[in-house]
RNA sequence: CCAGACGGCCGGAUGGCCGCCUUCGAUCCAAAAGGUCGGGGGAGGAAAGUCCGGGCUCCACGGGAACACGGUGCCGGGUAACGCCCGGCGGGGGCGACCCCAGGGAAAGUGCCACAGAAAGCAAACCGCCGUUCCGCGCGACCCCGCGCCGGACGGCAAGGGUGAAAGGGUGCGGUAAGAGCGCACCGCGCCCCCGGCGACGGGGGCGGCACGGUAAACCCCACCGGGAGCAAGGCCAAGUAGGGACGGCGGGCCGUAUCGGCCAGGCGGGUUUUCGCGCCGCCGUCCGGGUAGGUCGCGCGAGGCGCCCGGCAACGGGCGUCCCAGAUGAAUGGCCAUCCCCUCGCGUUCGCGCGGGGGACAGAACCCGGCUUACAGGCCGUCUGGCGCA
Numbered sequence: 001c002c003a004g005a006c007g008g009c010c011g012g013a014u015g016g017c018c019g020c021c022u023u024c025g026a027u028c029c030a031a032a033a034g035g036u037c038g039g040g041g042g043a044g045g046a047a048a049g050u051c052c053g054g055g056c057u058c059c060a061c062g063g064g065a066a067c068a069c070g071g072u073g074c075c076g077g078g079u080a081a082c083g084c085c086c087g088g089c090g091g092g093g094g095c096g097a098c099c100c101c102a103g104g105g106a107a108a109g110u111g112c113c114a115c116a117g118a119a120a121g122c123a124a125a126c127c128g129c130c131g132u133u134c135c136g137c138g139c140g141a142c143c144c145c146g147c148g149c150c151g152g153a154c155g156g157c158a159a160g161g162g163u164g165a166a167a168g169g170g171u172g173c174g175g176u177a178a179g180a181g182c183g184c185a186c187c188g189c190g191c192c193c194c195c196g197g198c199g200a201c202g203g204g205g206g207c208g209g210c211a212c213g214g215u216a217a218a219c220c221c222c223a224c225c226g227g228g229a230g231c232a233a234g235g236c237c238a239a240g241u242a243g244g245g246a247c248g249g250c251g252g253g254c255c256g257u258a259u260c261g262g263c264c265a266g267g268c269g270g271g272u273u274u275u276c277g278c279g280c281c282g283c284c285g286u287c288c289g290g291g292u293a294g295g296u297c298g299c300g301c302g303a304g305g306c307g308c309c310c311g312g313c314a315a316c317g318g319g320c321g322u323c324c325c326a327g328a329u330g331a332a333u334g335g336c337c338a339u340c341c342c343c344u345c346g347c348g349u350u351c352g353c354g355c356g357g358g359g360g361a362c363a364g365a366a367c368c369c370g371g372c373u374u375a376c377a378g379g380c381c382g383u384c385u386g387g388c389g390c391a
Stems, first nucleotide, its partner, number of pairs: 001387010012340007020042009044362001048373002051371005056230004069226005074088005089103001090101004104221002109219002111215003126161002128157007136149005169187006188210001189208008234297004244288007252264005266281004304323008341360008
């Protein structure tokens, strides 16, 4: 210098003017509301998706266990908790820094393995290889005999070819009619023992000739975890209208002297009509309770930020000091100007730069916190790897 790996950080700066939300103080006002003046604070690394875990609130519920359903799934640690994070193990990829993995169980059972292929889980034989035998042909002196070839029958084999994602261990040597764990060595696999490690696991030795194909983001088995709904949770205050309750007053006709009592009538209700029976009842005033709009609390001191020290490889934990840092509710956090910064284009250049134009992303709190994922113009820092060159 080129190419690359990993980790961390920034996300325009300053000033002026005019506004918005919130809070505090003073003042005007009898007070409230409101006005005026002044001070403080006012979006993000993701505020996003709402995927996972919690706090908080309400509802349900004696405790435990089992079953069902859902989730998680190598080991150890961290944490309030997690499906998150850290450190390891195993497997895979890369020359390497480093990256990726739903990574428990397939000898509990069931299912599936398309197409191709002879055969897909139980073994099977298409081409092929080999043996015996029969017929035919050729050769050797052409009966016998031997050798070779074509074809048929009966057997042996799984080495080679072919199909497939996958064909009942792999490579080599021996062996054999040809072959084959048939035998042997190494590798793989299974079981046992020893050693190291908290553990996942690793190393070594012995035995077994191989018995056990794959698939669990198929059912299933095992272990562990899990009540439900969510700030539109939930609490308080509470208008108008409608409806509910209590009390008081008033109301049709007749009878009895009567404000009291009795009788009768009226309206509404079942699909319609009649009769009978049943149920309910109008107006005014006062008070009460529920509830809507609206207001208010929840709602900003918290698993909090920053700095230093200590423990730990790290995630993280502990101690000390210091700071208070948005709370809107149709929803504030904005607009304009100037200077500077970064990128880019054009012109000029004495190569230092100058002038002019354009652009500066993704996106915006809404109860809060810990994570994950996704989006993002441009830029900075650190550690490391491979290559080239120079000293």